[in-house]
């Protein structure tokens, strides 16, 4: 020259813990919108990606147990409260598997 390889932010899945909602927030979906970041050790970086922000369409899984309070002669009725076992494309964090520079120069390693 050439070939081949490392190695990042992230993403995904799954477990475990703590919360949130269950009186529906959230999380997903749509957007030629609007801000803003983020992308291997350097460099540029997009139509791709990831927040928010606004609009729009949509929608959910409750159930037991104790106790408070109030209203009643009771029987029991209503509101809050706490646990428990569910549910939510729910929220962070650990861990453990897959996978990963969009692209383009430069660098590293190896081999020839």
């Nucleotide at each position: 020259u050439u070939c081949a390889g490392a190695g990042u932010a992230g993403a995904a899945g799954g477990c475990u813990a703590u919360g949130c909602g269950u009186a529906a927030a959230g999380u997903g979906c749509c957007g030629a919108a609007c801000c803003g970041g983020a992308c291997g050790g350097g460099g540029a970086g997009u139509u791709g990606c990831c927040g928010g922000u606004c609009g729009g369409a949509c929608g959910a899984a409750a159930a037991g147990a104790g106790g408070a309070u109030g209203c009643g002669a009771a029987a029991g009725c209503a509101u809050g409260c706490u646990c428990u076992u569910g549910c939510g494309a729910u929220a962070c964090a650990g861990c453990c598997u897959u996978c990963g520079c969009a692209u383009c120069c430069c660098g590293c390693u190896g081999a020839c």
Model confidence (mean pLDDT): 76 of 100. A computed fold for a 112-nucleotide RNA, annotated as THF (Tetrahydrofolate) riboswitch aptamer. Rfam family: THF (Tetrahydrofolate) riboswitch aptamer. From the family's description: Tetrahydrofolate (THF) riboswitch was first reported for Ames et al. as an RNA motif in 5' untranslated (5'-UTR)regions of folate transport and biosynthesis genes in Firmicutes genomes. It was read from a public genome assembly, where an Rfam model found it. The model forms 82% of the base pairs in the Rfam consensus.